[in-house]
Molecule: c-di-GMP-I riboswitch aptamer
RNA sequence: UAACAGUUUUGGCAAAACUGGAGAAAUCCAGCGGCGCAAAGCUACAGGGUCUAAGGCCGGCCGCCAAAACCGACGGGGCGCCGGUUAUGACAGCCAGUUGCAUCC
Repeated sequence: UAACAGUUUUGGCAAAACUGGAGAAAUCCAGCGGCGCAAAGCUACAGGGUCUAAGGCCGGCCGCCAAAACCGACGGGGCGCCGGUUAUGACAGCCAGUUGCAUCC
């Protein structure tokens, strides 16, 4: 001098719960709060993972409405409810990437 691990000061951030707000939800914002954090700074299509499913798609319905009972064949609407699937919605205080600080041993 550098790296790794650790200590500590002044500061920093802020989980859950609660209150108000945004949102379909996940979640986010503000207040309060303080579980914790040496990166709990930043980065969310172009690393992985997780959460949600409004809209889309698929299936079901002894639900409603409409249309039409047919034709040689083809083809057969809308809405609602339930289930499945899907990110274009989110999460970095899950891993990851990236930048970076004082002190002492």